[in-house]
RNA sequence: GGGCGGUUAGCUCAGUUGGGAGAGCGUCUGCCUUACAAGCAGAAUGUCGUCAGUUCGAUCCUGGCACUGCCCA
Numbered sequence: 001g002g003g004c005g006g007u008u009a010g011c012u013c014a015g016u017u018g019g020g021a022g023a024g025c026g027u028c029u030g031c032c033u034u035a036c037a038a039g040c041a042g043a044a045u046g047u048c049g050u051c052a053g054u055u056c057g058a059u060c061c062u063g064g065c066a067c068u069g070c071c072c073a
Stems, first nucleotide, its partner, number of pairs: 001072007010025004019056001027043005049065005
């Protein structure tokens, strides 16, 4: 330099009709317990990498850029 993939909550990841942003774990509060763990109830947290474009409407489609993994040279 070229090809392919990835970027969504603190972590690991879902998300196909283009219209609701989610799960598990973790964190916090309460209950339970002598206490802790487990369990139960509830809560908080998002520029969906970024800049443009298309569209009534974009996490989702198109292009550029950034970061990252693999392969080729």
Predicted 3D model of a 73-nucleotide RNA (transfer RNA) from Spirochaetes bacterium GWE1_32_154. Its mean pLDDT, the model's own confidence on a scale to 100, is 80. Rfam family: tRNA. The family's RNA type in Rfam is transfer RNA. The source organism's lineage runs through Bacteria, Pseudomonadati and Spirochaetota. It was read from a public genome assembly.